[in-house]
Molecule: SAM riboswitch aptamer (S box leader)
Organism: Geobacter sp. UBA6151
């Protein structure tokens, strides 16, 4: 780097430095000089792997080692199908399901 599998409606701060953008992309809508984003320190959360306990297994609990994470459902939508509703009868809205894209973990390449 690509691939495979799983998950993504919960959860999680305070300082210092920096100084203008940031929330992947597009359209929205948000955050941001009352200092965002990023970096560092301490702190926290608990998704996956590992550890311990219960358990036939699925699963649940404990703890926090390896990663990760600590604005908003992956912030919403972005392709398709179905159902329902509306009324200018071919359009719109809402919900559900399935995809695609993205993020994270684990695995073997």
């Nucleotide at each position: 780097u690509a691939c495979u599998u799983a998950u993504c409606a919960a959860g999680a701060g305070c300082g210092a430095c920096c100084g203008a953008g940031g929330g992947a992309c597009u359209g929205g809508c948000c955050c941001u000089a009352u200092g965002a984003c990023g970096u560092c320190g301490c702190g926290g959360c608990a998704a996956c792997c590992a550890g311990c306990c219960u358990g036939c297994a699925c699963a649940g609990g404990c703890a926090a080692g390896g990663u990760g994470c600590c604005a908003a459902u992956u912030c919403c939508a972005g392709c398709g199908a179905a159902a329902c509703c509306g009324c200018c009868u071919g359009c719109g809205g809402u919900u559900u399901c399935g995809g695609g894209a993205g993020a994270u973990a684990a695995g073997g390449a």